Background: Model confidence (mean pLDDT): 85 of 100. Predicted 3D model of a 72-nucleotide RNA (transfer RNA) from a Betaproteobacteria bacterium. NCBI's taxonomy places the organism under Bacteria, Pseudomonadati, Pseudomonadota, Betaproteobacteria. The sequence was found in a public genome assembly. Rfam family: tRNA. Gene Ontology term of the family: triplet codon-amino acid adaptor activity. Rfam classes the family as a transfer RNA.
RNA sequence: GGCGGGAUAGCGCAGCGGCAGCGUAUCGGGCUCAUAUCCCGGAGGUCGAAGGUUCAAAUCCUUCUCCCGCUA
Repeated sequence: GGCGGGAUAGCGCAGCGGCAGCGUAUCGGGCUCAUAUCCCGGAGGUCGAAGGUUCAAAUCCUUCUCCCGCUA
C1' cells in the first nucleotide's frame, strides 16, 4: 500500500429504515436482627467524526479517524 472485521450506557454486547434495548455495574425501595441472595423501581447513550440519500438513518451511500486481523 491492498483486502476484511470492529467503534452503540462505566464495562460486555444486541438492534439490518419508523421515538435506542439486554446483561452487569451503579442509585433508591422492599425482604432480613444484619449482610448477601432475591423482588420492584430509577438514573445513565446527540449510536467514532463530517457530508449525502430519504417524509424518516445506529441501520443505506461517500470521505476521514482509531482498534484488530490477513496479505504484498